RNA sequence: CACUCAUCGUGAGAGGUGGAGGGACCGGCCCUUGGAAACCUCGGCAACCGUACUGGUGCCAAAUCCGUCAGGUAAAAUGCCUGAAAGAUGAUGG
Repeated sequence: CACUCAUCGUGAGAGGUGGAGGGACCGGCCCUUGGAAACCUCGGCAACCGUACUGGUGCCAAAUCCGUCAGGUAAAAUGCCUGAAAGAUGAUGG
């Protein structure tokens, strides 16, 4: 990096450095100088693996924030439901 499988409506803080972005893309809609991303320290949550531990990754705004494609239902507009696609995380093997 690609494939395969599983899960994705719960949950989880503070300080320091930093200085304008971030929420995967796109369209919305949000977060953010009452400091974004990133990095560090301590803390926590609990998904997977596990030689089962004082372990390894992961995670700590909003349902994967909502939607994109297809179908169903309802129907004034809308809404609701199902599946897929895409994405994230973990694991075996390559």
The prediction has a mean pLDDT of 82. A computed fold for a 94-nucleotide RNA from Anaerolinea sp., annotated as SAM riboswitch aptamer (S box leader). Of the family's consensus pairs, 93% are formed in the model. It matches the Rfam family "SAM riboswitch aptamer (S box leader)". Its family is annotated with regulation of gene expression in the Gene Ontology. It was read from a public genome assembly, where an Rfam model found it.